A computed fold for an 87-nucleotide RNA from a Thiobacillaceae bacterium, annotated as SAH (S-adenosyl-L-homocysteine) riboswitch aptamer. The source organism's lineage runs through Bacteria, Pseudomonadati, Betaproteobacteria, Nitrosomonadales and Thiobacillaceae. The sequence was found by an Rfam model in a public genome assembly.

RNA sequence: CGCGCCGAGGGGCGUUGCGACCCGUGCGGCCUGCGCACGGGCCAGGCUCGGCGCGUGCGGCGUUACCGGUAACGGCGCCCGUUCAUU
Numbered sequence: 001c002g003c004g005c006c007g008a009g010g011g012g013c014g015u016u017g018c019g020a021c022c023c024g025u026g027c028g029g030c031c032u033g034c035g036c037a038c039g040g041g042c043c044a045g046g047c048u049c050g051g052c053g054c055g056u057g058c059g060g061c062g063u064u065a066c067c068g069g070u071a072a073c074g075g076c077g078c079c080c081g082u083u084c085a086u087u
Stems, first nucleotide, its partner, number of pairs: 001055009010080006018046001021041008045073001
């Protein structure tokens, strides 16, 4: 750094729909499924932080332990919860 899983970022309802994913059609390609286009379905934690596992690359000294502190963001409308302030 990439992939996968888990946790956290308070919760819910409605709605639009990009990406991803699934299905269909067409074209190209192709020893059995890749790419593109169109249509349909689904769709507002896909992001960040932390933990674990696998893989890859770089580097060659800092690493580990302990203590303390601590997020940022998340279409639109509405509701609940929590906290602070005011009345």